A computed fold for a 91-nucleotide RNA from a Chloroflexota bacterium, annotated as c-di-GMP-I riboswitch aptamer.
The prediction has a mean pLDDT of 84.
It matches the Rfam family "c-di-GMP-I riboswitch aptamer". Rfam describes the family as follows. GEMM was predicted in a large-scale screen for bacterial structured RNA regulatory elements.
RNA sequence: UCUAGACAAGAGUAAAACCCUCGAAAGACGGUGACGCAAAGCCAUAGGGUCUAAAGUCGGAACUAAUGACUAUGAUAGCCUGGCUGCCUUU
Numbered sequence: 001u002c003u004a005g006a007c008a009a010g011a012g013u014a015a016a017a018c019c020c021u022c023g024a025a026a027g028a029c030g031g032u033g034a035c036g037c038a039a040a041g042c043c044a045u046a047g048g049g050u051c052u053a054a055a056g057u058c059g060g061a062a063c064u065a066a067u068g069a070c071u072a073u074g075a076u077a078g079c080c081u082g083g084c085u086g087c088c089u090u091u
Base pairs, nucleotide, nucleotide: 004089005088012037013036017032018031019030021028022027035078041084042083043082046081047080048079049076050075051074056070057069058068
C1' cells in the first nucleotide's frame, strides 16, 4: 500500500417519537432521545429509484371556481450503484 471487518481497543454517529423554528408540502435546522450504522463521513452538477406538487399545464363544472391528473427547478446520502476521504486491527 492492497484486501478483509473475524477477534478486540479507543472513538464517532443518531432512527422513531416529542418540542422549537423554517417550508405550499415532502422535508430540513436545533434540543431531548437511541432503532441502528465499519463509512449511517462528504458529494443530489455522477447515474438511477423514491417522496412532495407551490408555480405551470390539462381537465371538469357550465357565470366563475373546487375535487382530479401531469410535471422538479424542491427533497431524500439512514434507498441502490458510483466517486472522494478516514480510526483501529488484519489470518
Of the family's consensus pairs, 90% are formed in the model.